[in-house]
RNA sequence: GAACGCUCGUUGGGGCGCCCCGUGCGGGGCUGAGAUGCGCAAGGCGCAGCACCCAUCGAACCUGAUCCGGGUCAUGCCGGCGAAGGGAACGGGCCACGCCACGCC
Numbered sequence: 001g002a003a004c005g006c007u008c009g010u011u012g013g014g015g016c017g018c019c020c021c022g023u024g025c026g027g028g029g030c031u032g033a034g035a036u037g038c039g040c041a042a043g044g045c046g047c048a049g050c051a052c053c054c055a056u057c058g059a060a061c062c063u064g065a066u067c068c069g070g071g072u073c074a075u076g077c078c079g080g081c082g083a084a085g086g087g088a089a090c091g092g093g094c095c096a097c098g099c100c101a102c103g104c105c
Stems, first nucleotide, its partner, number of pairs: 005094006011055004016049001017030006036048005061086003067080004
């Protein structure tokens, strides 16, 4: 005197798509952890939401991307891209009389 990991607390980051039917709206289907509303609104942005996911050994999520291949009624549906670039944390407990390092005999 650890780390990874797990767990608890608080704080923060993020996304919310595609298709079918029907008269606004409602119903149904696909994948998934999650696929919701409101407001302004050309674009787009903001707020809230029950949750859900993620928080630096960070693929939660964003850029690339009006990308490439496959598949589907359709869609980031699957794979590539991706050992790419970016991206939000602190504390307690366990792990631990352990592992490791140093000193002495």